[in-house]
């Protein structure tokens, strides 16, 4: 990278409109929640600069950790980090 297996959180939230085969589906908005798609932050350490050598600035820096833009929030189904396996 592929194929195939496992994979978790949190509303069957309220109001409007629209479609409906009258189960129920979609959209907008407004509240409450989640963290594992993507994004976005930094610790050590490492590297640069100083009349100033410092608890000193500035720069790189991870993740399942914070943030929650994005996306998600009965079952199913879809998506799923990350792991197992196999080419």
């Nucleotide at each position: 990278c592929u194929a195939c297996u496992g994979g978790a959180g949190a509303g069957a939230g309220g109001c409007a409109g629209c479609c409906g085969c009258c189960a129920g589906g979609c959209u907008g908005c407004c509240c409450a929640c989640c963290g594992a798609a993507g994004g976005a932050g930094c610790a050590a350490g490492c590297c640069u600069g100083c009349a100033u050598c410092g608890c000193c600035a500035g720069g790189u820096g991870a993740a399942u950790c914070u943030c929650u833009c994005a996306g998600g929030u009965a079952a199913a189904g879809a998506g799923g980090a990350c792991a197992g396996c196999a080419g």
Molecule: Glycine riboswitch aptamer
Organism: uncultured Polaromonas sp.